The RNA shown here (SAM riboswitch aptamer (S box leader)) has 121 nucleotides and comes from Maribacter polysaccharolyticus. Rfam family: SAM riboswitch aptamer (S box leader). Its family is annotated with regulation of gene expression in the Gene Ontology. The prediction has a mean pLDDT of 79.
Order: sequence, then structure tokens, then C1' cells
RNA sequence: AAGUUAUCAAGAAAGGCGGAGGGACUAGACCCAAAGAAACCUUGGCAACCCUUUUCCCAAUCCAUAACAGGGGACAAGAAGGUGCUACAUUCUAUCACAAUUCAGGCGUGGAAGAUAACCA
Repeated sequence: AAGUUAUCAAGAAAGGCGGAGGGACUAGACCCAAAGAAACCUUGGCAACCCUUUUCCCAAUCCAUAACAGGGGACAAGAAGGUGCUACAUUCUAUCACAAUUCAGGCGUGGAAGAUAACCA
């Protein structure tokens, strides 16, 4: 890299450096940007995937029986550590299928693509 599973309308900014782009790709739209984009660095923050703690439940093994430890799960609390994120709905729409279809109105459903995490080899 590939694969599996889960989530993606919530949330969270300052400084340094840099110097023209950026919002993944293609097309269209709408935005951000010399009142300084991206990238990079520092500090802070958000969130709770992994994680930590208490309580409870389940299965298996052992056992005279029960409990502890170990395995799996649920609620609650937390944030030390590993990631991630910190304009916008994954900014919106389009490509495949279904639904719907006079116009208007930012939530049709699923898939695909993408992002992140955990697992896998």
C1' cells in the first nucleotide's frame, strides 16, 4: 500500500516563520487569502478512537463452594499516555443505483470516493 470495522450537520486559536496560494482529485458553484494562503515550528485548546478508574453483567476454565486474577461486554466518571483535529456539513452539487420531481427552499436513501481511529498481515 491493500483489507475489515466504526465514525464523519457537535466541538476547539494565538504566536513565529514563510511569501501566493488554499478549501483531497476532475467539472461547476460558493468561500478563505497581501488586514498575509499553503507548508513547517511553538504553545494552548477540542474531542474521546485507543486508553485509565469505579460499579455491574456474561462466558469459559479451575474448584467442595465462592471470590480474586485473566477473557468479553454495559453504564458512569476521567484525560496521564498514543493518534487525530482545531474556517465551512467530508464547504455544496455532479459521476452508480433507488426514490422523488411545477417553482422555491442547504438534511432524500444507499453506494462510490475521501478523512480519522482501531484491528489485520